[in-house]
RNA sequence: GGAGUACGCUGGAUGACCGCGCUUCGGCAUCGCAGCCGGGGUGAGGAAAGUCCGGGCUUCACAGGGCAGGGUGCAGGAUAACGUCCUGUCGGGGCGACUCGAAGGAAAGUGCCACAGAAACAUACCGCCUCAAUAAAGUUGCAUCGUUUGAGGUAAGGGUGAAAUCGUGAGGUAAGAGCUCACGGAGCGCUGCGGCGACGCAGGCUCGGGUAAACCCCACCUGAAGCAAGACCGCUCGACCAACGGACGGCCCGUCCGAACGAGCUACGUCGCAUCGAGGCGCCCGGUAACGCGCGCCCCAGAGAGAUGGUCAUCGCCCACGCAAGGGGGCACAGAAUCCGGCUUACAGGCGUGCUCCGCAC
Numbered sequence: 001g002g003a004g005u006a007c008g009c010u011g012g013a014u015g016a017c018c019g020c021g022c023u024u025c026g027g028c029a030u031c032g033c034a035g036c037c038g039g040g041g042u043g044a045g046g047a048a049a050g051u052c053c054g055g056g057c058u059u060c061a062c063a064g065g066g067c068a069g070g071g072u073g074c075a076g077g078a079u080a081a082c083g084u085c086c087u088g089u090c091g092g093g094g095c096g097a098c099u100c101g102a103a104g105g106a107a108a109g110u111g112c113c114a115c116a117g118a119a120a121c122a123u124a125c126c127g128c129c130u131c132a133a134u135a136a137a138g139u140u141g142c143a144u145c146g147u148u149u150g151a152g153g154u155a156a157g158g159g160u161g162a163a164a165u166c167g168u169g170a171g172g173u174a175a176g177a178g179c180u181c182a183c184g185g186a187g188c189g190c191u192g193c194g195g196c197g198a199c200g201c202a203g204g205c206u207c208g209g210g211u212a213a214a215c216c217c218c219a220c221c222u223g224a225a226g227c228a229a230g231a232c233c234g235c236u237c238g239a240c241c242a243a244c245g246g247a248c249g250g251c252c253c254g255u256c257c258g259a260a261c262g263a264g265c266u267a268c269g270u271c272g273c274a275u276c277g278a279g280g281c282g283c284c285c286g287g288u289a290a291c292g293c294g295c296g297c298c299c300c301a302g303a304g305a306g307a308u309g310g311u312c313a314u315c316g317c318c319c320a321c322g323c324a325a326g327g328g329g330g331c332a333c334a335g336a337a338u339c340c341g342g343c344u345u346a347c348a349g350g351c352g353u354g355c356u357c358c359g360c361a362c
Base pairs, nucleotide, nucleotide: 001358002357003356004355005354006353007352008351009350010349012315013314014313015312016311017310018309020043021042022041023040024039025038026037027036028035045333049344050343052342053341054340055339056338057226058225059224060223064253065252066251067250069222070221071220072219073218074088075087076086077085078084089103090101091100092099093098104217105216109215110214111211112210113209125158126157127154128153129152130151131150132149133148166184167183168182169181170180171179185207186206187205188204190203191202192201193200194199230271231270232269234265235264236263237262238261244258245257246256247255279298280297281296282295283294285292286291316331317330318329319328321326
């Protein structure tokens, strides 16, 4: 100097004038409210988006158990909880920093592996070897080679395929084969050592597979509906009275109720919502870290068809032109609606930190 990789911050600023929402104080006015004037405070995000997870909170009058259904799936931790996060283990990718993982079980069982190929829970097409018989050729005989048929042995070579008796090499054999050996691979309900553990190292034994993002088995977790939840403000009609009817996502058991069940109408109001929270910021300590304890400071939208804006000027950043002066153009993704913790997606530009690789110079 270049190319990467992981993380963090910001994403316009200032002034003037005018205009909005909430809240609070003072004044005017009013029987009071509404209203008017003035002062103070405050007012859209890192994703507010997606609605993919988890909760707080509310209701199902009280309070359970089981089955089914659903979710998660390496280990140890963090957390209110999670399918999230941290630290590790194993596997894939990368020279590397790093990154991705739908990462339990095939030795409980049932399925599936098309086509090709001889054969895919099995097997011999072409081959290789041994034995026997036989036609022809060679001067004769014998032996041998070759051809044809039959019997036996074989899975090393060739072909097919994603995958074919674990792979490569050597020995051995009639020819071959884990038959034997060396190195490597997989499995083990084997042993020893290390680790909380996933697992690692060494040795031993075995060696036809793959697939559970197929059904399934195992372990753990799990009520339903949702702020348009719900609370307050009220009327009418109807079944039933221990035979029964009804309540709770489905079913069973259990428990309880007797207009606390079902239906219709109405006000379409007030609250929920001065949104104080698993809240924010800073420091110290503990921890590898996620995070946690403690101390101190702060209150930071609450609309209700839905406010948070408009104009002007200066500056800032970026782009191209230009020696310069300078004028020109541009400034991303995008807007709260019950509130939080995550994940995923979108994003012009700017700033910073750590690490990796390549090149050059001293």